Description:
This is a predicted structure of a 564-nucleotide part of an RNA (large-subunit ribosomal RNA, domain I) from a Sedimentisphaerales bacterium. The source organism's lineage runs through Bacteria, Pseudomonadati, Planctomycetota, Phycisphaerae and Sedimentisphaerales.
[in-house]
Context: one part of a larger RNA
RNA sequence: GGUACAUGGGGGAUGUCUAGGCGUCGAGAGGCGAUGAAGGACGUGGCAGGCUGCGAUAAGCCCGGGGCAGGAGCCGAGCAUCCGCUAAUCCCGGGAUGUCCGAAUGGGGAAACCCGUCGUCACUGGGCAACCAGAUGGCGUCAUCUAUGGCUGAAUGCAUAGGCCAUAUGAAGCGAACGCAGGGAACUGAAACAUCUAAGUACCUGCAGGAAAGGAAAUCAACCGAGACUCCGUCAGUAGCGGCGAGCGAAAGCGGAAGAGCCCAAACCAGAGAGCUUGCUUUCUGGGGUUGCGGGCGCCGGUAAACAGUUACAAAGGCAUCGCAAGCAGAACGGUCUGGAAAGUCCGACCACAGAAGGUGAUAGUCCUGUAUGCGAAAGCGAAAGCCCUGUGUUACUGCCGGCGUACCAGAGUAGCACGGAGCUCGUGGAACUCUGUGUGAAUCCGGGGGGCCCACCCUCCAAGGCUAAGUACUCCUCGACGACCGAUAGUGGAAAGUAGGGCGACUGAAAGAUGAAAAGUACCCCUAUUAGGGGAGUUAAAAGUACCUGAAACCAUGUACCU
Numbered sequence: 001g002g003u004a005c006a007u008g009g010g011g012g013a014u015g016u017c018u019a020g021g022c023g024u025c026g027a028g029a030g031g032c033g034a035u036g037a038a039g040g041a042c043g044u045g046g047c048a049g050g051c052u053g054c055g056a057u058a059a060g061c062c063c064g065g066g067g068c069a070g071g072a073g074c075c076g077a078g079c080a081u082c083c084g085c086u087a088a089u090c091c092c093g094g095g096a097u098g099u100c101c102g103a104a105u106g107g108g109g110a111a112a113c114c115c116g117u118c119g120u121c122a123c124u125g126g127g128c129a130a131c132c133a134g135a136u137g138g139c140g141u142c143a144u145c146u147a148u149g150g151c152u153g154a155a156u157g158c159a160u161a162g163g164c165c166a167u168a169u170g171a172a173g174c175g176a177a178c179g180c181a182g183g184g185a186a187c188u189g190a191a192a193c194a195u196c197u198a199a200g201u202a203c204c205u206g207c208a209g210g211a212a213a214g215g216a217a218a219u220c221a222a223c224c225g226a227g228a229c230u231c232c233g234u235c236a237g238u239a240g241c242g243g244c245g246a247g248c249g250a251a252a253g254c255g256g257a258a259g260a261g262c263c264c265a266a267a268c269c270a271g272a273g274a275g276c277u278u279g280c281u282u283u284c285u286g287g288g289g290u291u292g293c294g295g296g297c298g299c300c301g302g303u304a305a306a307c308a309g310u311u312a313c314a315a316a317g318g319c320a321u322c323g324c325a326a327g328c329a330g331a332a333c334g335g336u337c338u339g340g341a342a343a344g345u346c347c348g349a350c351c352a353c354a355g356a357a358g359g360u361g362a363u364a365g366u367c368c369u370g371u372a373u374g375c376g377a378a379a380g381c382g383a384a385a386g387c388c389c390u391g392u393g394u395u396a397c398u399g400c401c402g403g404c405g406u407a408c409c410a411g412a413g414u415a416g417c418a419c420g421g422a423g424c425u426c427g428u429g430g431a432a433c434u435c436u437g438u439g440u441g442a443a444u445c446c447g448g449g450g451g452g453c454c455c456a457c458c459c460u461c462c463a464a465g466g467c468u469a470a471g472u473a474c475u476c477c478u479c480g481a482c483g484a485c486c487g488a489u490a491g492u493g494g495a496a497a498g499u500a501g502g503g504c505g506a507c508u509g510a511a512a513g514a515u516g517a518a519a520a521g522u523a524c525c526c527c528u529a530u531u532a533g534g535g536g537a538g539u540u541a542a543a544a545g546u547a548c549c550u551g552a553a554a555c556c557a558u559g560u561a562c563c564u
Base pairs, nucleotide, nucleotide: 001563002562003561004560005559006558007557008556009555015549016514017513020486021485022483023482024481025480026479027478028477029475030474031174032173039101040100041099042055043054044053046079047078049075050074051073061095062094063093064092065091066090070083071082072081106115107114108113116139117138118137119136120135123134124133125132126131141171142170143169144168147167148166149165150164151163152162178209179207180206181205182204183203189196193243219226220225230257231256232255233254234253240248241247261467262466263465264411268287269286270285271284272283273282274281275280276279292445294409295408296406297405298404299403300402301401302400303399304398306392307391308390309389317388318387319386321383322382323381324380327375328374329373333348334347335346337344349366350365351355357369358368359367416440417439418438419437420436421435422434423433426452447462448461449460450459451458501508502507521548524536525535526534527533
């Protein structure tokens, strides 16, 4: 020096555990905000650093309900002082208070600060008083073609338009995803690259709702027919599109989810107002009417008593019911042995609409919390449609149905066309259809659109006004159930945290869990280089000794054996 073994140190793997995460399903909720939000700053406790709560009434105040013998939140004990069977603490509902900043809104501003102005008088201080200081309430912008009142006031004489002020009402800002709309990339792929792709994606902006959007055919289809929209499956990687490259990629139909249809404009009638040409025009209100074998108007015939409603179709409520949001009741066990401890063993019982689960010194149906089951709300929130209620109509001058006539109405700078674009599977193509910027520009029911250039026949539908639940999407949030999900290098970044730390900043961003059943957390003595460490003693089942469960390996030391 090496090898092996042993004993320690070191280290924190492994095992076990879970306080935290992850996911699925079901239900709820789907908003908050000038009555000042979200988010903060600063305060607030007898002693008070952080967290939580709260706001100068400051871990709280008042009322109602529940509920109990203890209580003054957590880290986190302690001392002091209090509260409580006249019901505290605690839980639920309602109310009061709620500094300063923040949309932040009297003005300013380098957020949590500075400065002002008007008013008030029950309050406080000063002053005889006027008044001063404090206190207290207001003072922003925008919109109103929803409104009311006042002042003012052109061309223009009266007036009107307009302006200003006050009042009333509304807006603003925040919010995870989902939605619609306006804009809109590039990397990339095409094995380069330009059309193309990525992709109408990311991202920006606007606006909204609990969903949004869409929606009752100028739709499809194919000579048969269907009958709003949305979503899912299929059709189908088909038909197609495509430097016919890379790639992109339908629809009808069929099967399901759900299910709902309506209202205007117009003709016509009535009323009111205005204009003037005095019998016309126009406006408003009410009736009427809404369709593709229509409606109005005129004539004729037949028939009829209930129907609907709070999401559209008109609109506002009350009561009862049910649910949410505190809670209440809730069965049944003893002994023995081992052990530190019984829930384990053995013996003998009992309950069960309850043998889900968790806890208790090891594994408990019968110890505790619970579980099955049954019950529960003064005030608050919600649901559905039972009653009240409301609307239409109510015996024929009305409604509905049918027939005949009349030709009054049926959405115009629209449809179409040209040029330039966009959307569709469709990249300009034979390119229809839809949308549109510029220009042009119809018909009027003997009318008009569509059926993929175009024409005819045939079929089908009625644009240029509007509303509409459900089925569908999502989850910042609440509750419940569950998991061939993780178990501390995993699972959220985070079991401690958006903290410590880094960065001028935008932003970035960790590590770190476990004594024990119980602190019983080692009294006392000794050594010592003296807040360390150790030896006794003691606690404990065990030192498991706060560097604490288990305690692998690397690495270090000591001892023994062997080799050199």

The full RNA is in RNAcentral, with records from ENA.